Model confidence (mean pLDDT): 77 of 100.
Predicted 3D model of RNase P RNA and transfer RNA as a complex of 424 nucleotides.
Rfam match: Bacterial RNase P class A.
This record gives sequence, structure tokens and C1' cells, in this order.
RNA sequence: GGAGUUGGCCAGGCAAUCGCCGCUCGCGUAAGCGGGGGGAGGAAAGUCCGGGCUCCAUAGGGCAGGGUGCCAGGUAACGCCUGGGCGGCGCAAGCCGACGACAAGUGCAGCAGAGAGUAGACCGCCAACCCCGGAUUUAUCCGGGCGGUAAGGGUGAAAGGGUGCGGUAAGAGCGCACCGCGCAGCUGGUAACAGUUUGUGGCAAGGUAAACUCCACCCGGAGCAAGACCAAAUAGGGUUCCUUGGCGUGGCCCGCGUCGGAACCGGGUAGGUUGCUUGAGCCAGUGAGUAAUUGCUGGCCUAGAUGAAUGAUUGCCCUCGACAGAACCCGGCUUAUCGGCCAACUCCACUC
RNA sequence: GUCCCCGUAGUUUAAUGGAUAAAACGAGCCCCUCCUAAGGGCUAGAUCUAGGUUCGAUUCCUGGUGGGGACG
Repeated sequence: GGAGUUGGCCAGGCAAUCGCCGCUCGCGUAAGCGGGGGGAGGAAAGUCCGGGCUCCAUAGGGCAGGGUGCCAGGUAACGCCUGGGCGGCGCAAGCCGACGACAAGUGCAGCAGAGAGUAGACCGCCAACCCCGGAUUUAUCCGGGCGGUAAGGGUGAAAGGGUGCGGUAAGAGCGCACCGCGCAGCUGGUAACAGUUUGUGGCAAGGUAAACUCCACCCGGAGCAAGACCAAAUAGGGUUCCUUGGCGUGGCCCGCGUCGGAACCGGGUAGGUUGCUUGAGCCAGUGAGUAAUUGCUGGCCUAGAUGAAUGAUUGCCCUCGACAGAACCCGGCUUAUCGGCCAACUCCACUC
Repeated sequence: GUCCCCGUAGUUUAAUGGAUAAAACGAGCCCCUCCUAAGGGCUAGAUCUAGGUUCGAUUCCUGGUGGGGACG
């Protein structure tokens, strides 16, 4: 200097004027007027997970259903994060992984192919044993049958370890050696897992669980239009059904609470306040820890509407500005995004 | 705002994980008829999108996108 990897930060700036939504102070009987101060994001988005909060019982038992899935830790909790293991990619920094079990059982595999699951003889190889026919030197040869054979070819996504030697009629874990594999032991590690000059098995136990299923763990339901308070009006009624029950109450049963409930006819109606933003909060320092995270000390207050605010105009400057707008709150994930800055690390080339 | 559901020819529906994705109506062409309709024959035309699991995906899983619905 070039090419990359990882982590973090910023998201045009300044000023003036006029508006919009809250807060606070002063004046005013009130309407209102004046001063001060605050006002979108890293994703406010998707609503995909988890929790707080509220009501239903202080949410209890069972079935069904759903979710998660290597190990350990973190956390309020998680499907998130951190570290480690194993597998894959990359020269490397590093990145990616739904990564329990098919050796409990059941299922599935179109077409092709002889055979698709404790398999199979189409081509090929063989003729030791048995049978038939022929030749003939009477012991062999040739042809056929009955057969043997998974080494080779061929089909397929997939065909029941690999190499070599022995063995055989030809072959074959049939036997042996080495490699690979399973189980047990031992060693290291909290564990996942790794190693092994140990023993043993003997070549099975093929693939598929984002197929049913099994194993381990987790999950009660609803959601701020939850819920609470204040208040206007009012209606008493009629018909039908259930009350071997109805409703709260949910997918179902039990249990618990409550005692009438549902539909139709007819009639009436008006909304306001709260929940609402001080919180698993942010910043700085420091301690523990590899890290995620967490303890302590000090400082700060940073939108809160309910038809719903954050906009418009002008001037100057620059590198000419992306995706995009809060609605109960918080922790994550995912998706969208013009560009810029900082730190650490890797590879290549050159110079000293 | 909160919570659900669904995407297959132009339309309405089918399709155990086995592909050549089926049918009706519609469209185009031809036959029939003096002409039209009816009828007969032929043809074209699709799995919302991007990944993943699997030998194989319309189907199973995940993200995105589009549409619809309920609640005062």
C1' cells in the first nucleotide's frame, strides 16, 4: 500500500420567525395572557418469542394440545446471549449449523432395476458333488439340467465395510494381517466430548423423526378495546326454551365460586377520569468473572396524545443526507437501511 | 392498537411427499348450419416470494410479501 474479518459509534449541522402536544411558575372570578423548560428510532416496523402489569380462584389435579432439543453458565424469563464440544466452509483472521433417539415399535421409498430390506442370480464367473446325452484312449473332454457364487458389469438418490494375502471348482469375514466400526474398561474434563500399545464383538445395527413415535424439560386462559372509579337515562314487561342444570370457564373432565340463565319482541342511551410512564432505567468510576453478566459508589430525569403533537418558511456551511414516525411497558430475534468514523486482528506485495 | 385466517390457470374448486399438477365455466382455432345458438374436436394458460429438510416439495419448516376478518 492492497484485499478482508470482527466489534462499537453516528444518522446533516447552526441560527431566526410562525405554529402543534404535554409540564411548571406568575397574573386573572373565568375565558385567557405572559415567562421558563421538554418533545420519535436504531429499527419506533413485523407482532415472531419471553417477561412485567391487570382480571378470571392465592391457577389446583388429570387428559388432550403446543413448544424447546450437544454441554455448561448468564438472566425476571426466553426459541435470547456468552464460553466450550462436534461437524462443515475459508490460506488465515473468522463464519455457519432444527446438533437427542432409526441398536423400543410402526410406517415410507414413484420411475428404473433380477433384487429396496434379517435383499437379490439379469449379464458374467464356476462345473468340485448329483442326473441326462454325445465322443472315446475308461479316464477324461464337450453340451444340457439341477445347482453354486455378491469378486466384476449393469439399474438407482441409496445395493449389507476397505486393502492385501491365504483359501476355493468359482467365490465369500470363510480365515488371517493392517485400517475403519460398535460395546465395555481405563485416563483427562463439572459436562458435552476427546484419547487409548487394554479387552472383546465380529462385519451387523442401510436411509428417513422439518414421518408417526419415544425420551428429557417447559407451558392455566385472556389481553390496556386488560382492569378500576365517577356519572346521565331507564322498564316494570311479553313469547319460547333450559333448570336430569345455567353462568363465571378456557379444547375437555374434575374441582372452585355463584343462583337463575339464554334467544326473540318492544323500549332507552352520554360520556368523563384513571391505568400512563421512575424503570429488570441511563451515564461515569471501580471490584468479581475468559465472557455473557453482576456487586458497590456518585450523578441524571429523558414524549405521553385519545381524532391523536414533533411541522412550515428563510439564511449560511458541508462530504448534499438512506430506511423510516411512539400509543401500557421492558428484554430479545427477524426484516429495511445512503454513507461515514474508531478499535482489534488476518493474508498478500514492497521498503528499511 | 390487539388478535386470528388465507394465497394453485382469467374465475370457482381438486390433488397420501412420487412431475406429464386435474376438472368445470371462460378464451383462441377448426367442424357442423343458409347464419347464430346449442353440439363435437383441438390448443394455450397456474402452485405469492426467498431459503432450508428430503433421493424427490403444491404439500413439511423458517423469513418476507399481499389480501381478508373479529374486537369499542